Description
This is a predicted structure of a 253-nucleotide part of an RNA (large-subunit ribosomal RNA, domain VI) from a Candidatus Anderseniibacteriota bacterium. The RNAcentral record of the full RNA draws on ENA. The prediction has a mean pLDDT of 82.
[in-house]
Context: one part of a larger RNA
RNA sequence: CGUGGAAACUUGAGGAGCGUCCACAAUAGUACGAGAGGACCUUGUGGGACCGACCUCUAGUGUACCAGUUGUCCCGUUCUGGGGCAUCGCUGGGUAGCUAUGUCGGGCUGGUGAUAAGUGCUGAAAGCAUCUAAGCACGAAGCCCACUCCAAGAUCAGGUUUCAAUAACGAGACUCCUAGAAGACUACUAGGUUGAUAGGCAGGAGGUGUACGCGCAGUAAUGCGCUCAGCCGACCUGUACUAAUGUUCCAGU
Repeated sequence: CGUGGAAACUUGAGGAGCGUCCACAAUAGUACGAGAGGACCUUGUGGGACCGACCUCUAGUGUACCAGUUGUCCCGUUCUGGGGCAUCGCUGGGUAGCUAUGUCGGGCUGGUGAUAAGUGCUGAAAGCAUCUAAGCACGAAGCCCACUCCAAGAUCAGGUUUCAAUAACGAGACUCCUAGAAGACUACUAGGUUGAUAGGCAGGAGGUGUACGCGCAGUAAUGCGCUCAGCCGACCUGUACUAAUGUUCCAGU
């Protein structure tokens, strides 16, 4: 830009993906074979690699969530505390998120389908024979369908439902703003006071591991009690306290 303007839901021309392998058990020590050995077919179980999703478990990360701790400089009246630098200074843990080594799932079952090599039936040329020349039937992990995903620029531009229009209204959309398990930007998605979109606050989960202060014991370092305390990023629920102001565009009859 096109498909009259829109919103929602769709059909599927076409395209892409998948397609796997092994072991064990039963059938059965059966068929076969003198024996040694030892099946097809069919069924079940387990596993490898691969693929997808996810974070309950396990295990990582988690750059400032908690605690411990060293040196030095600074703030602070002491204590307590705070800040800078030293790889996040170092060390021990660790929520969410993101992950695999973790968890779950997948290849199934199949087809009046068409075939390959191959196996055949009938059958001449060629009185026989011959799967082939006419005709007919089987036959694969492969092809097509089936399964999963994309898909109407499929310009033959599809379909269904609903909405909206001729004079200032109008379906709807954009900008803007608050944000996001969405994201380079854009896009997408959730919202914009008729509001839980983000922040704050409250409660909870979860992490760390028992703060300050006071009391007690001890000469003291320190320990114990108040105290499963104190502090706390992302998680869950609630709550309008703060911020989502304002402004535009818009269609043939």